[in-house]
RNA sequence: GGGUCCAUAGCUCAGUUGGUAGAGCGUUGCAUUCACAUUGCAAAGGCCUCUGGUUCGAUCCCAGGUGGACCCA
Numbered sequence: 001g002g003g004u005c006c007a008u009a010g011c012u013c014a015g016u017u018g019g020u021a022g023a024g025c026g027u028u029g030c031a032u033u034c035a036c037a038u039u040g041c042a043a044a045g046g047c048c049u050c051u052g053g054u055u056c057g058a059u060c061c062c063a064g065g066u067g068g069a070c071c072c073a
Stems, first nucleotide, its partner, number of pairs: 001072007010025004019056001027043005049065005
């Protein structure tokens, strides 16, 4: 220098022929217990890495940037 892949909740990860996003673990509250643990129920927590474009509408499509992993040279 060229190419491929990844970036979504505190962590690990889903998601979708484009219609404002879920799980497990964790956190908080309640119930259960003499108490703790376990278990059950509920809740909080995300402008989906950034900028621009297409579209009535973008986490998703297009272009570019940033960061990371790998391959070629």